A computed fold for a 541-nucleotide part of an RNA from a Bacilli bacterium, annotated as large-subunit ribosomal RNA, domain I. The coordinates come from a structure-prediction model, not an experiment, and the mean pLDDT is 81. Its Rfam family is "Bacterial large subunit ribosomal RNA".
Context: one part of a larger RNA
RNA sequence: CGUACAGUGGAUGCCUUGGCACUAGAAGACGAUGAAGGACGCGAUUACCUGCGAAAAGCGACGGGGAGCUGGAAGUGAGCUUUGAUCCGUUGAUAUCCGAAUGGGGAAACCCGGCGAGAGUUAUGUCUCGUCAUCCUGGUAGAAACCAAUAACUACCAGUGAAGGAACACCUAGGGAAUUGAAACAUCUUAGUACCUAGAGGAAAAGAAAGAAAAUCGAUUCCGUAAGUAGCGGCGAGCGAAAGCGGAACAGCCCAAACCAAUCUUAGGAUUGGGGUUAUGGACCACGAUGUGGGAUGUGAUUAUGAUAGAUGAAUGGUCUGGGAAGGCCAGUCAGAGAAGGUGAUAGCCCUGUAAUCGAAAUCAUAAUUGACCCUAGUGAGUUCCAGAGUAAAGCGGGGCACGUGAAAUCCUGCUUGAAGUUACCGAGACCACUCGGAAAGGCUAAAUACUAACUAGUGACCGAUAGUGAACCAGUACUGUGAAGGAAAGGUGAAAAGAACCCCGGGAGGGGAGUGAAAAGAAUCUGAAACUGUAUGCUU
Numbered sequence: 001c002g003u004a005c006a007g008u009g010g011a012u013g014c015c016u017u018g019g020c021a022c023u024a025g026a027a028g029a030c031g032a033u034g035a036a037g038g039a040c041g042c043g044a045u046u047a048c049c050u051g052c053g054a055a056a057a058g059c060g061a062c063g064g065g066g067a068g069c070u071g072g073a074a075g076u077g078a079g080c081u082u083u084g085a086u087c088c089g090u091u092g093a094u095a096u097c098c099g100a101a102u103g104g105g106g107a108a109a110c111c112c113g114g115c116g117a118g119a120g121u122u123a124u125g126u127c128u129c130g131u132c133a134u135c136c137u138g139g140u141a142g143a144a145a146c147c148a149a150u151a152a153c154u155a156c157c158a159g160u161g162a163a164g165g166a167a168c169a170c171c172u173a174g175g176g177a178a179u180u181g182a183a184a185c186a187u188c189u190u191a192g193u194a195c196c197u198a199g200a201g202g203a204a205a206a207g208a209a210a211g212a213a214a215a216u217c218g219a220u221u222c223c224g225u226a227a228g229u230a231g232c233g234g235c236g237a238g239c240g241a242a243a244g245c246g247g248a249a250c251a252g253c254c255c256a257a258a259c260c261a262a263u264c265u266u267a268g269g270a271u272u273g274g275g276g277u278u279a280u281g282g283a284c285c286a287c288g289a290u291g292u293g294g295g296a297u298g299u300g301a302u303u304a305u306g307a308u309a310g311a312u313g314a315a316u317g318g319u320c321u322g323g324g325a326a327g328g329c330c331a332g333u334c335a336g337a338g339a340a341g342g343u344g345a346u347a348g349c350c351c352u353g354u355a356a357u358c359g360a361a362a363u364c365a366u367a368a369u370u371g372a373c374c375c376u377a378g379u380g381a382g383u384u385c386c387a388g389a390g391u392a393a394a395g396c397g398g399g400g401c402a403c404g405u406g407a408a409a410u411c412c413u414g415c416u417u418g419a420a421g422u423u424a425c426c427g428a429g430a431c432c433a434c435u436c437g438g439a440a441a442g443g444c445u446a447a448a449u450a451c452u453a454a455c456u457a458g459u460g461a462c463c464g465a466u467a468g469u470g471a472a473c474c475a476g477u478a479c480u481g482u483g484a485a486g487g488a489a490a491g492g493u494g495a496a497a498a499g500a501a502c503c504c505c506g507g508g509a510g511g512g513g514a515g516u517g518a519a520a521a522g523a524a525u526c527u528g529a530a531a532c533u534g535u536a537u538g539c540u541u
Stems, first nucleotide, its partner, number of pairs: 001538007013526001014492002018463002020460006027452002030164001037098003040053003044076002048072002059092006068080003103112003113132007134162002136159007170201001171199005181188001185234001211217001221248005231239002252444003255388001259274006279422001281386003284382001285380003293375003299371010310358003316331005332349002334338001340352003393417007403429001425438004479486002499525001502513004
């Protein structure tokens, strides 16, 4: 160096209970009636997981189901069950202690109380049940205070009022970086991003023009286009519209005021009801209508559909090989079912299913109909009254608009000022005129849109155990760190344990027989590569 046979090792192949990405549906819950999340307990035996809560792997009722059952998880023991168990669904009961944690305290799962009722004791101690936090809103009562404005305080009562959690998602608001880019850097960019805080909903926000425009259109939102255009910009890097057009979806309404009435009044007014809601307005005055139409809020009934258990459900035999038939051969058969999975190899016809059809005592959802309830009118005349004020606007300083102060409109506002009153007011990108358009300083509004923790059904030119989640396995575990936090490794006997009785060597481990099995595949278990190690042997030096 080679050959042979072993060992070691765990690559590779095959597999998949777990992941990843998405689609459709439904949903977006919970909580002082104590949540989310935990601690400690509960079993005949019980360390862990699961389930449950001193009524403790469970109790009641109502449905389903139909022969076995007492969870993972064996064994032993003891039981339950056709008088219907176990199991599945709906609805109840119970639900220790901590936790918003709420009687007070506290180093969470502990300590210590007050009041009322009860148990027990001769009595006290003790035990059981109930109750006792704060704030907010409403009500009642009390004693009053002040120059005025003003409106508080205390006590009691009531409230299924609030709090906390979550899905590292989506939304709105208040705050708000830097790395970076500009090939340096300061305006600028990154970016109103990350992050922090508050709040809400199943969506949120926006929203019925003091609009956009120069044709006229007619709330908002979203998509496509307009368009990388018009513009902005140390005119650098870069930033970057809108109208319009085409689609998705469509829905409009309510107050304040004038005026009237009632009640109260400190005589100023206040409250309630009617009225009224827009730009050819409304009130006031005159005339006229009482029926038609609509409803997004909450609510009753009926019906239908669906969700939460389920039910019926077609059709195959022989033979050969084999350990085993679903394979080969032969002959059949069903199909509204030849999706899929399982079964000792590859099964339409063996099992579970699948297509199709059917089904709910109970709870819930949606839709329709209907009841209640709510809303719903004009015409003319006059020109008396009303139409949102510390507002609009201006100056100064900022912010936001694609727009960096620019010719800078429009929008927001910290400071200082501060209008008009329908012949008035605002806008149409300085400003003025004209011409058009509109109705600020009050409010509500479904759908189209965003997201996906959890649920149901499914899909994949996605992974297949160094991959795919960190986690296929008792994983956010073991372990590390004072802590915030970091964070693994680890799948496969066989169809079935049939898991090797018995004998021999040995202290045992282990091995040799025997036996099981198709095969030792022998539990350090499928396959079993290489590095590496050994035994035997050949060649070479």